Overview
Large-subunit ribosomal RNA, domain VI from a soil metagenome, 247 nucleotides, folded computationally.
[in-house]
Context: one part of a larger RNA
RNA sequence: CGUAGAGAUUUGAGGGGACUCAUCCUUAGUACGAGAGGACCGGGAUGAAUAAACCUCUGGUGUGCCAGUUGGAUUACCAAAUCCAUCGCUGGGUAGCUAUGUUUAGAUUAGAUAAAUGCUGAAAGCAUAUAAGCAUGAAGCUAACCUCAAGAUUAGAUCUCAUUUAAGACUCCAGAUAGAUUAUCUGGUUGAUAGGCUUCAAGUGUAAGCCCUGUAAGGGGUUAAGCUUAGAAGUACUAAUAAGUCA
Numbered sequence: 001c002g003u004a005g006a007g008a009u010u011u012g013a014g015g016g017g018a019c020u021c022a023u024c025c026u027u028a029g030u031a032c033g034a035g036a037g038g039a040c041c042g043g044g045a046u047g048a049a050u051a052a053a054c055c056u057c058u059g060g061u062g063u064g065c066c067a068g069u070u071g072g073a074u075u076a077c078c079a080a081a082u083c084c085a086u087c088g089c090u091g092g093g094u095a096g097c098u099a100u101g102u103u104u105a106g107a108u109u110a111g112a113u114a115a116a117u118g119c120u121g122a123a124a125g126c127a128u129a130u131a132a133g134c135a136u137g138a139a140g141c142u143a144a145c146c147u148c149a150a151g152a153u154u155a156g157a158u159c160u161c162a163u164u165u166a167a168g169a170c171u172c173c174a175g176a177u178a179g180a181u182u183a184u185c186u187g188g189u190u191g192a193u194a195g196g197c198u199u200c201a202a203g204u205g206u207a208a209g210c211c212c213u214g215u216a217a218g219g220g221g222u223u224a225a226g227c228u229u230a231g232a233a234g235u236a237c238u239a240a241u242a243a244g245u246c247a
Stems, first nucleotide, its partner, number of pairs: 001151001005161006014148004020048007032037001050105005058099004065092005070085006109143003116136004168246004172188005193239003196235005202228003209222005
């Protein structure tokens, strides 16, 4: 830009993906074979590699969470803090992201075939799977499975709304399940979109001050405290005002 207004829901022409392998048990030490050895077919189990999704578990990371601690600087000093030293170092760790973690997948079936194997059967009184005709046959092909898909210009279908300033969309604003920008998605007061606050979850591990005790370093009580980032729910306190444009 088109599909001659718009919003939803779709059909599927046509693309893409996947298709794997091994071991064990059983059938059965059976068929076969002098023996040694040793099956087809069928049934079941486990696993490898690969792929996708996800974070409940196991772990990793987690530089705006918590604690411990060394040296120094500062808050006059004590105590308590802040800052610098690779995040100073160390021990843990929420969300998110993640694999070595979890779950799932390659199942089954049909059709047409390849090599191959046949039936009937002439040309050619025989023979011949072939010339007419009929059949079997593969991890491969076409479907089936997963997925994209109407620029499929052959531009499809269904439902609803609207056709005069209307349906609807956009600008703008609060944002994230999205993200370089854009786009996408959730919202914009008829509102839980983000922040704040409350409660909870979760992390750390028992704050400061005060009291008791010990000569003291310390220990104990108040105190499963105090602090807390990305999590959940609730709550309009703050900000999504107002307005404009297209149609």
Overview
It matches the Rfam family "Bacterial large subunit ribosomal RNA". The family is grouped with related families in Rfam's "LSU clan".